[in-house]
Predicted 3D model of a 387-nucleotide RNA (Bacterial RNase P class A) from a Pirellulales bacterium. It is recorded under the gene name rnpB. RNAcentral holds the sequence, with entries from ENA. Model confidence (mean pLDDT): 77 of 100.
């Protein structure tokens, strides 16, 4: 100083002005006294992902005697949490020279099925080419035999095909070969012993000489799992439609009478007055104070957990949280000027333009995902150089 690897965080600031939401207050004003209108004044109003709605719970309303089977979900082992498909360390396995980073990571020696192209065969595996005994016809011959071409076999050592072809390498064997037989290795599967809470690890020891791949392909285990969601649910309670009762008169037009028009008129209809239930529109709740947020101490390798003190941080329902101006600030473009330069650039000023991303809270946590301009930190690796 390069290099890469992990990990946490910010995500424009500040000041003025105009607004919007919803709190709390203070004046008038009105009032059926519950609150309602007007007009001042404090203060407070988006995220790290509010997003996808992909898991997990809280909380609500239904449901439910046990068991079994069906269906969905999930998978190394131990922890951690309220729960989880999430988070920790940890084992195995590939990569990676290393920091580290992936794995949908139970079971393929229970059964069933699948494997494109090539290829002679893709699984009780399998003879294209090679190699080999053996018969035939041919040809050389130094008469030992070789050569070519053909048939019937044997051979999985070689070669060629493939993502994959039923262990490696050395001796033996054989006509040639083969774990066919044997040492070492590598894997396997029983047993035994140490190590570990465990997933495993490591060593002895027998066996049989070797078991392919696939389970995001049926399937088998193991575990877990009643549904629907704040449009859950509670409460208030308009018009119209509906019962029940009462009445004989009732609307309208008028400042009021008289008048005028209209509707009804002895009633088991109708109007009109009063109640009633269930509930529509509305309204109010449920609502934000929480598995809360800071910051110190303790426990734990570490998720994470006790304790202490200190804070209150949107609650609106189609939806507020923007709008303009100025100054700084970062990032692109051009130009201009300076410095370095391996001539390719690179760095630091100054002027003009142009832009600050992704994204918007609707009950409420945890997490996972996925989108995000620019920028800052911290730990780590391997390399170089200087003390």
């Nucleotide at each position: 100083g390069a290099u890469g690897c992990a990990g946490a965080c910010c995500g424009g600031g500040c000041a003025g002005u105009c607004g919007c939401c919803g709190g709390c207050u203070c004046g008038c004003c009105a009032u059926g006294c519950g609150u309602g209108g007007c007009g001042g004044g404090c203060g407070g109003g988006a995220g790290g992902a509010a997003a996808g709605u992909c898991c997990g719970g809280g909380c609500u309303c239904c449901g439910c005697a046990g068991g079994a089977c069906a269906c969905g979900g999930u998978g190394g082992u131990g922890g951690g949490u309220a729960a989880c498909g999430c988070c920790c360390a940890c084992c195995g396995g590939u990569c990676g020279a290393a920091a580290g980073a992936c794995c949908c990571g139970g079971g393929a020696a229970a059964g069933u099925g699948c494997a494109a192209c090539a290829g002679a065969a893709a699984g009780u595996a399998a003879a294209c080419c090679g190699c080999c005994u053996c018969g035939c016809g041919g040809g050389g011959u130094u008469c030992g035999c070789c050569c070519c071409g053909u048939g019937c076999g044997g051979u999985a050592a070689g070669g060629g095909u493939g993502a994959a072809a039923c262990g490696g390498u050395g001796c033996g064997g054989u006509a040639a070969g083969a774990g066919c037989g044997c040492a070492c290795c590598a894997g396997c599967g029983g047993g035994c012993c140490g190590g570990g809470u465990g997933a495993c690890c490591g060593g002895c020891u027998c066996g049989g000489c070797u078991a392919g791949g696939u389970a995001a392909a049926c399937c088998c285990c193991g575990c877990c799992g009643g549904g629907a969601g704040c449009a859950a649910g509670g409460c208030c309670a308009a018009a119209c439609a509906g019962g029940g009762a009462g009445c004989a008169g009732g609307g309208u037009c008028g400042g009021u009478c008289c008048g005028g028009c209209c509707c009804g008129u002895u009633a088991u209809c109708g109007a009109c007055u009063c109640c009633c239930g269930g509930g529509u529109a509305g309204g109010c709740u449920g609502c934000u104070u929480g598995a809360g947020a800071g910051c110190c101490c303790g426990a734990g390798u570490a998720a994470u957990c006790g304790g202490g003190c200190u804070c209150c941080u949107a609650g609106g329902u189609a939806a507020a949280u923007g709008g303009c101006u100025g100054c700084c600030g970062c990032c692109c473009g051009c130009g201009c000027c300076g410095g370095a330069u391996u001539c390719g650039u690179c760095c630091g000023g100054c002027g003009c333009g142009g832009g600050c991303a992704c994204a918007g809270a609707a009950c409420c946590c945890g997490g996972c995902u996925u989108a995000u301009a620019g920028g800052u930190c911290u730990g780590c690796u391997u390399c170089g150089g200087a003390g």
Its Rfam family is "Bacterial RNase P class A". The family's RNA type in Rfam is ribozyme. Gene Ontology terms of the family: dimeric ribonuclease P complex, ribonuclease P activity and tRNA processing.